SAM riboswitch aptamer (S box leader) from Granulicella mallensis MP5ACTX8, 103 nucleotides, folded computationally.
The model forms 94% of the base pairs in the Rfam consensus.
[in-house]
């Protein structure tokens, strides 16, 4: 790059050091010089994966000790197509993000 499965209504930040943009895109609306995004320390939350443990008839459910990711504003901040709804809203799909596998 592209492709399957699997999850995305929980849950979890402070210091440095930078200096103006960021929430993926388009529209909202929001975050920001009371300091964004980025990086670094160092901490936290999660359990996808491997390893330990413990369970088991298989099989699946567990702890969070090691290790490989990810994560730490707003539900993936909404919403955009599609059904059902008078409306709120609810299902679903597209996309996107993660992790685990094939080409």
């Nucleotide at each position: 790059a592209u492709u399957u499965c699997a999850u995305g209504c929980a849950g979890a930040g402070u210091g440095g050091u930078u200096g103006a943009g960021g929430g993926a895109c388009g529209a909202g609306c929001c975050c920001u010089g009371u300091g964004a995004c980025g990086c670094c320390a160092c901490g936290a939350c999660a359990a996808c994966c491997g390893g330990a443990c413990a369970g088991a008839a298989u099989a699946a459910a567990g702890u969070a000790c090691c290790g490989g990711u990810g994560u730490c504003a707003a539900c993936u901040c909404u919403c955009u197509c599609c059904u059902g709804g008078g409306a709120a809203c609810a299902g679903g799909g597209c996309a996107c993000a993660u992790g685990a596998g094939g080409u």

RNAcentral records the identical sequence in 2 taxa. Model confidence (mean pLDDT): 81 of 100. NCBI's taxonomy places the organism under Bacteria, Acidobacteriota, Acidobacteriaceae, Granulicella, Granulicella mallensis.